């Protein structure tokens, strides 16, 4: 110097002036006399790294304090971290790369059931099309060796296929063939290590039996009650406080949104009419930033200090105007967090790797 | 905000669950059939199955993710 892996932080900056909006003080006006609205002045706070997909988990808040059972669903190597997870951490096995390193729905096919289309002889209780073999057995020809035919043996070749029932070699044999052996490789047992997946062997058994699909059904282990801030509570106001029809009449309905039990209520739906369509609350101090000590390989803990940093309800964050660069991306908070997923024009910062040259 | 569904031919639609050559109506073409048209009959034609990815020998179909589109949901009696 090129050429990458990785953790991380940034997301036009500065100044002026004029808006918007929430808070907190002061102050004036109003009339309904109040923590009242409505102005005015003062300080002060105002989008994200994803606010976004709603894909998971959790807080809250109603229904039982969420309770039994079955269905369904959802997770999937092993420890660990969390409120909790499908997330992250570290560690194992498989994969990819010369290397930092990256990916990995990665429990069971020896509990059952099933699927494999099209080629193919044959697709899972293995199977003789071609080929190889003629040892046995039968015929037939021959004086006879032997020679064709059949009954058959054989899964070493060849051909199909996404997949053909270990592989390599000697030995065996009519030909072959785990039929016999050696090496590999595969199970199942021991031992050694390791919390554990797992891993290793001058161990020891089995000739091989168990193919593939579980993001098919299922089986094992674990997890999950259900709705969602339009949840839910408060105050005001209005009235035809109505009708029709259905179900039911306590062994039933309904609150409950897969079902039965079980708890609490006593009718309950559907249609059509008829009212209001306003106010407060729930809203933001919270598994909270930030910094620092310590423990821990990390994820993360504790402890001590400090900060207070959007909360609206046609919805605020804007806009002009000098300046300066590298000339500015995706993109809008809507009860709140942890997390994944996508989108993204570019800058910086650290730690690492490869290739070339040099000292 | 919040909850749920649906993309398959020019237009309505099955087919997914339980994975094997994508299929119905209607439109389009040619033919028959009439003097000509309609209507009928035969025949054929058209298809990244929104999209990229993964699972499997194999995906319309199973899983993720993404895009578009559409349905619901205030309270009183």
């Nucleotide at each position: 110097a090129g050429a990458g892996u990785u953790a991380g932080c940034u997301a036009g900056g500065c100044a002026a002036u004029c808006g918007c909006u929430g808070u907190a003080a002061a102050u004036a006006a109003u009339c309904u006399u109040g923590u009242a609205u409505u102005g005015u002045u003062u300080a002060u706070g105002g989008a994200g790294g994803a606010a976004a997909g709603u894909c998971c988990g959790g807080g809250c808040u109603c229904c039982a304090u969420a309770g039994g059972g079955c269905a369904a669903a959802g997770u999937g190597c092993c420890a660990g971290g969390u409120a909790a997870c499908g997330c992250c951490u570290g560690g194992g096995g498989g994969g990819c790369g010369u290397g930092a390193g990256c990916c990995u729905a990665c429990g069971g096919a020896a509990a059952g059931u099933g699927c494999a289309a099209c080629a193919g002889a044959g697709a899972a209780u293995a199977a003789a099309c071609c080929g190889c073999c003629g040892a046995a057995g039968u015929u037939a020809a021959g004086a006879a060796a032997u020679u064709a035919a059949c009954u058959g043996g054989u899964a070493a070749g060849g051909g199909u296929g996404a997949a053909a029932c270990g592989g390599u070699g000697c030995g065996g044999u009519a030909a072959g063939a785990g039929c016999g052996c050696a090496c590999c490789g595969c199970g199942c047992a021991g031992a050694u290590g390791g919390c554990a997946a797992c891993a290793u062997c001058u161990u020891g058994c089995g000739g091989c039996u168990a193919g593939g699909c579980a993001a098919a059904c299922c089986c094992c282990a674990c997890u999950u009650g259900g709705a969602g801030c339009a949840a839910g509570a408060c105050c005001a106001a209005a009235u035809a406080g109505g009708a029709a029809c259905c179900c039911a009449u306590u062994a039933g309905g309904c609150g409950u949104g897969g079902c039965c039990c079980g708890c609490g209520c006593u009718g309950g739906g559907u249609u059509c009419g008829g009212g209001u369509a306003g106010g407060u609350u729930g809203c933001u101090u919270g598994a909270g930033g930030c910094g620092u000590a310590c423990g821990g390989u990390g994820a993360c803990g504790u402890g001590c200090g400090u900060c207070c940093c959007a909360g609206a309800g046609g919805a605020a964050u804007g806009a002009u105007u000098g300046u300066c660069c590298a000339c500015g991306a995706c993109a809008g908070a809507a009860c709140c967090c942890g997390g994944c997923u996508u989108a993204c024009c570019g800058g910086c910062u650290g730690a690492c790797u490869c290739u070339u040259a040099c000292u | 905000c919040g909850g749920c569904g649906u993309g398959u031919a020019g237009c309505g639609c099955a087919g997914c669950c339980u994975g094997g050559u994508a299929g119905c109506g209607c439109a389009c073409u040619g033919c028959u059939u009439u003097c000509g048209g309609g209507a009928a009959g035969c025949a054929g034609g058209g298809g990244u199955c929104g999209u990229a990815g993964g699972u499997u020998c194999a995906a319309a179909u199973c899983c993720u993710a993404u895009c578009a589109c559409g349905c619901c949901g205030a309270c009183c009696a």